A computed fold for a 477-nucleotide part of an RNA from uncultured Sphingomonas sp., annotated as small-subunit ribosomal RNA, 5' domain. The prediction has a mean pLDDT of 82. RNAcentral holds the full RNA, with entries from ENA and SILVA. NCBI's taxonomy places the organism under Bacteria, Pseudomonadati, Sphingomonadales, Sphingomonadaceae, Sphingomonas.
Context: one part of a larger RNA
């Protein structure tokens, strides 16, 4: 975890172990929705409102973000991970410090007018702005160089104080690289390797390096297990155990890898980029047959597979993230919530007291009685939980803002009322009698029961154990 039977409640935690399978097609209509945006205090333009002061909204250019957060474990036996070191590096935003921010230019989208196309979309003409693009100037503590010297930058906005921009140095953070040690099985895998191992010249990178290339040398690894094959994400941890160990890697946290399958680069501080681009392939959809569109291993949800795992929910109130001067906007992130399922752990309840003619009924019997059993009924109470009504009502957040939620909690009301099952009873192992059956039907974890007096099968009465669970099966120690 499944089936069965049974099932009252509260809190907390976890919920796809299988197919890294495919995903919104179809049906008369209605079907997918959301998960990454933001800035008008960079810019022109348009629309609307106007108290004529201005304001609001936005498609486009531009900036920042989209490399975070979220998912999965395919691949990987590897410097991938863990741990301890190292030098030849980069680092947007942030912090500290020292300087600078002068003068010009040419375009282009939006828009206009046309054209092509079923659509997706594309083309032409004309116009325009910028913190978009380009040139000149300035130039060291920067770069190159032995030196002389050569070379390299900028952008403004709102409004009177800020936010920016450029160069350089240092820091912080993050990242890349190298090394020692550790990290699964098989020898029914014993030899493996030509960019292979090293050097020189050249190239390349942010950076060391056969990283790449030309030439030269012939090396390098291996029973301390190379190579090959199989399996596998690694760790902190988790389970078990007195420990040593053994097994494991769900949830949470760190690292790695991947994003329909394979390959590639572009942009950028950072990607070879899950919701970006290009090419090829498989699949699905649209098409006017010319051509187009797509990628849930994001959150919900569907089909399929399976023994098997949830809602197409609410909110940005809190925590955190992106953008913004701010107000704010976005956020299926969310130790923010609600829903579903006894999946687990823990708590509570299903009544309490009294009650012997030891009632009736059941079962057993030596027929006297015994047992169920204070159990029931009866009497006297209580009201947790559930229910009802009603009053009050938080903390979480305060300058203001509460999804949860009129929830938790508190006061009031009625009435034992709303709530018990499962397995076992031969020994191991707590708990025994009768009837039925007759090596049959059946039981069984092991030993073993059953062939006419079965405490072992089936039923009944009684008993034992656990209890909102119980037993069973699988798995680990």
């Nucleotide at each position: 975890g499944g089936a069965g039977c049974a099932a009252g409640u509260a809190c907390c935690a976890g919920g796809a172990u299988u197919u890294a399978c495919a995903c919104a097609c179809a049906c008369a209509c209605a079907c997918c929705g959301c998960a990454a945006g933001u800035c008008g205090a960079a810019c022109g333009a348009g629309a609307c409102c106007u108290u004529c002061g201005g304001g609001u909204c936005u498609a486009g250019u531009g900036g920042c973000g989209c490399a975070c957060g979220a998912g999965u474990g395919c691949g990987u036996a590897a410097c991938g991970c863990g741990u301890g070191g190292g030098a030849a590096u980069c680092u947007g935003c942030c912090c500290u410090u020292g300087g600078g921010u002068g003068c010009g230019g040419a375009a282009u989208a939006a828009c206009u007018u046309c054209c092509c196309g079923a659509a997706a979309g594309g083309g032409a003409u004309g116009c325009u702005a910028a913190u978009a693009c380009c040139g000149c100037a300035u130039a060291a503590u920067g770069u190159c160089g032995u030196a002389a010297g050569a070379c390299c930058a900028a952008a403004g906005a709102u409004u009177u104080a800020u936010c920016g921009c450029c160069c350089a140095a240092g820091g912080a953070u993050g990242a890349g690289c190298c090394c020692g040690c550790g990290u699964a099985a098989g020898a029914u895998u014993a030899g493996c390797u030509a960019g292979u191992u090293g050097g020189u010249g050249g190239g390349g990178u942010a950076a060391a390096a056969g990283c790449c290339u030309a030439c030269c040398a012939a090396g390098g690894c291996g029973a301390c297990g190379a190579u090959c094959u199989u399996u596998a994400g690694c760790u902190g941890g988790u389970c078990u155990g007195a420990g040593a160990g053994g097994a494991u890697g769900a949830u949470c946290a760190g690292c790695c890898a991947c994003a329909c399958u394979g390959g590639g680069a572009c942009u950028g501080a950072g990607a070879c980029a899950c919701g970006g681009c290009c090419c090829a392939g498989a699949c699905u959809c649209c098409u006017a047959c010319g051509g187009g569109a797509g990628g849930c291993a994001g959150c919900a949800g569907u089909g399929g597979g399976g023994a098997a795992u949830a809602u197409u929910g609410g909110a940005c109130a809190a925590u955190g993230g992106g953008c913004g001067a701010a107000a704010g906007c976005c956020u299926g992130a969310u130790a923010c919530c609600a829903g579903c399922a006894a999946u687990g752990c823990c708590g509570c309840g299903u009544g309490a007291g009294u009650g012997a003619u030891g009632a009736a009924g059941g079962c057993c019997c030596u027929a006297g009685g015994g047992u169920u059993g204070u159990a029931a009924a009866g009497c006297u109470c209580u009201u947790u939980u559930a229910c009802c009504c009603u009053c009050g009502g938080a903390u979480g957040a305060u300058a203001a803002u509460g999804a949860c939620a009129g929830u938790a909690c508190c006061g009031g009301g009625a009435g034992a009322a709303u709530a018990a099952g499962c397995u076992c009873c031969g020994g191991c192992u707590a708990a025994c009698u009768c009837c039925g059956u007759g090596c049959c039907a059946g039981c069984a974890g092991c030993c073993g029961c059953g062939g006419u007096a079965a405490u072992a099968c089936g039923g009944a009465g009684g008993g034992a154990g656990c209890u909102a669970g119980c037993g069973u099966u699988g798995u680990u120690c």